[in-house]
Context: one part of a larger RNA
Molecule: large-subunit ribosomal RNA, domain V
Organism: metagenome
RNA sequence: AAAGUAAGACGGAAAGACCCUAUAAACCUUUACUAUAGUCUUGUAUUGUUAUGAUUUAUUUUUUGUGUAGCCUAGGUGGGAGCUGUUAUUAAGUCUUAACGCUAGUUAAUUACUGAAGCAUUCAUGAAAUACCACUCUAAAGAUAAAAUCUAACUAAUUAUUUUUAUAAGAAAAUGCAAGAUGUUUAGUUUAACUGGGGCGGUAGUCUUCUAAAAAGUAACGAAGAUCUGCAAAGGUAAGUUUAAAUUCAGUAGAAACGAAUUAAAAGGUAUAAGCGCGUAAACUUGCUUGAUUGGAAGAGAUACAACUCGACCAAGGACGAAAGUCGGCGCUAGUGAUCCGGAAAUUUUCAAUGGAAAAGUUUCCGCUCAAGGAAUAAAAGGUACUUUAGGGAUAACAGGCUAAUCACUCUCAAGAGCUCCUAUCGACAGAGUGUUUUGGCACCUCGAUGUCGACUCUUCACAUCCUGAAGCUGAAGAAGGUUUCAAGGGUACGGCUGUUCGCCGUUUAAAGUGGAACGUGAGUUGGGUUUAGAACGUUGUAAAACAGUUUGGUCCCUAUCUGCUUUUAC
Repeated sequence: AAAGUAAGACGGAAAGACCCUAUAAACCUUUACUAUAGUCUUGUAUUGUUAUGAUUUAUUUUUUGUGUAGCCUAGGUGGGAGCUGUUAUUAAGUCUUAACGCUAGUUAAUUACUGAAGCAUUCAUGAAAUACCACUCUAAAGAUAAAAUCUAACUAAUUAUUUUUAUAAGAAAAUGCAAGAUGUUUAGUUUAACUGGGGCGGUAGUCUUCUAAAAAGUAACGAAGAUCUGCAAAGGUAAGUUUAAAUUCAGUAGAAACGAAUUAAAAGGUAUAAGCGCGUAAACUUGCUUGAUUGGAAGAGAUACAACUCGACCAAGGACGAAAGUCGGCGCUAGUGAUCCGGAAAUUUUCAAUGGAAAAGUUUCCGCUCAAGGAAUAAAAGGUACUUUAGGGAUAACAGGCUAAUCACUCUCAAGAGCUCCUAUCGACAGAGUGUUUUGGCACCUCGAUGUCGACUCUUCACAUCCUGAAGCUGAAGAAGGUUUCAAGGGUACGGCUGUUCGCCGUUUAAAGUGGAACGUGAGUUGGGUUUAGAACGUUGUAAAACAGUUUGGUCCCUAUCUGCUUUUAC
């Protein structure tokens, strides 16, 4: 230099499509939210006429009312001691008729006859008189008034057909306006955070202890718990009292309770978790009470802010105590929610010419598992393998790295098994290591790409050796074995099933070794499996869709610049 080969240049190509993130996007779904087309209902306008129509409502008149007992057909309540009549005109009775009816009678009417009294108050009844008056209930009849609804029609608005006449429909439909309901039809959006990747699970504010390294403070999906109250006394004050436990004794049915003594010393009690306190008691009991007041506050603690905590003292008016004094809740540290908006009470603070009012302001109180608890809105869930963008090796899946719990292997000790005998062989409980072939942990290079299982092809290395070779021991007679040491020179199967690695099976073999090389090897091949888009089954889901469930189908690019390697030629 030429011809080759593809092991490397984390080779080229495409700001990774997997994964995560974004207060990104787009479609799709629905019992997410909010709107909305459409639909339905109601009212009203266009919109008129008729019917002693029917019904309802209201007003008014007149009737209507047997539980038993009781002279009797007692609606209810209240007032109440009188009311009607005696003039032939209407007391009462008889005859006749009508209505009602529980067949007892009630009410009404006309003519004729008789003709002066009849009914209450007394008996009985839960309740007393339709004697009389007022109001009223049930049921019925009549009248009046307006309104509503229903029904049956009309024709002139209006509608339909038609070339006009006309016919059909007709105050209905239709349309406008207003209100309500419905409404994935359409639209706009939301669907959040922490997180040893994300999802599932868990968590989020506040209090106590440890972690916390003797000031304070201090993290983790670190270890334990508690809390979203309670109490009108469990608050205030004055006075008084001292606990728990154990032992012994006594009576007794007695292991309990009550009593006594001793020991002991806060172990008890404290509304509640824990910590710190408390005998002068903050523990327990009793009396009186409401300071669990109003208006302020020097000064401190703590603190990014906003919040939070302590507070002498001053003023008002009080409680308890003889007084000194103590008292602005509770032994302390948890028991909570900013602002806006709305409500209540009080308040001449403002109040649009003036006076009022409305409205606003101020003070106090009330309304939020706004608990994702410094609360984005009054108001919000999902799917995407049809997907898209911006990014991330700040973050997962492959490989590498670190680690070595797990895994593999070795060693130490030797209880025991091995008839006897730890170590021929096996070896518990423990201990010490080596390796980096497993499963993991971590998240360090790589997401402006390091192509992923298996098969094919081709090569090399380790030795913890499967065969062949050399030895020791043997519970080695021989043969065949067991176990250990040395040894990597060479060798180390073909088929059936499965995508398989693995595994099972068949037949051989001296043997069918274990592993590494980005689970060697896709710029060498394949593409059966995983892991896009089509389709289907089962299951899950309301659905969109989903499934380390299944099934079928499914584009594998690169002409070699450098390094490496092979062959050849020239110098």